Predicted 3D model of a 112-nucleotide RNA (SAM riboswitch aptamer (S box leader)) from a Desulfuromonadaceae bacterium. Model confidence (mean pLDDT): 78 of 100. The sequence was found by an Rfam model in a public genome assembly.
RNA sequence: UCUUUAUCCAGAGUGGUGGAGGGAUAGGCCCUUUGAUACCACGGCAACCGGUGUUUAAAUACCGGUGCCAAUUCCUGCCCUGCAGAUGAACUUAUCUAGGGACAGAUGGGGA
Numbered sequence: 001u002c003u004u005u006a007u008c009c010a011g012a013g014u015g016g017u018g019g020a021g022g023g024a025u026a027g028g029c030c031c032u033u034u035g036a037u038a039c040c041a042c043g044g045c046a047a048c049c050g051g052u053g054u055u056u057a058a059a060u061a062c063c064g065g066u067g068c069c070a071a072u073u074c075c076u077g078c079c080c081u082g083c084a085g086a087u088g089a090a091c092u093u094a095u096c097u098a099g100g101g102a103c104a105g106a107u108g109g110g111g112a
Stems, first nucleotide, its partner, number of pairs: 001112008013042005021031003025077004043069003048065007073104001078101004084097006
């Protein structure tokens, strides 16, 4: 890097360095000089994988390999279904408000 599979409405921050952008992409919206993103230290959350103990198993505790610690993956984008309204055009259309699925993305496990 490719592929496969599971999960993604829960949860969990302080300090230091540094100084202007960041939230993958486009739009929206939001965070940010009351110091973001990033890096470091410590702390925490969680339970995907491995080990050990208890155990028939399930489960659970601890340790380790990862991961994560603004907002549902922040929301929407493509497709399908549906309600009554609102708005704009003009007499059946567009947009907004709901639900489901796909695509994309993130993380873990397996494979190449």